[in-house]
RNA sequence: GUAUCGAAAGGGCAAAACCAGUGAAAACUGGUGGCGCAAAACUGCGGGUCUAAAGCUUCAAAAAGCUAUGGCAGCCGGGUUACCGAA
Numbered sequence: 001g002u003a004u005c006g007a008a009a010g011g012g013c014a015a016a017a018c019c020a021g022u023g024a025a026a027a028c029u030g031g032u033g034g035c036g037c038a039a040a041a042c043u044g045c046g047g048g049u050c051u052a053a054a055g056c057u058u059c060a061a062a063a064a065g066c067u068a069u070g071g072c073a074g075c076c077g078g079g080u081u082a083c084c085g086a087a
Stems, first nucleotide, its partner, number of pairs: 005085002012037002017032006035074001041080003045077003048072003055066003
C1' cells in the first nucleotide's frame, strides 16, 4: 500500500409523519423530523416489486383486465467510487 474485516475516533446519510410544490399515479423535490444504515454514496445491467396516463381487450354503459415508455438504489444481486484503521 492492497484485500478481508468493523473496535475506537471524527463525522456522514436520513425512515415514518407533517408542511409546501411537481406528477394521471407510483413516486419525487425542498423544509421540519430521526426509524435506522459501514457504503442507506453513484449506477435501472440482472432479478423482484409499485403505478397504469396513453394504448389494447371486454361491456349497452359503468366498471374490469393486460401492458412501462413511468417509478423503487432504504428489496436482492452486479458494476464503479470512497473516510478511519484496533483485534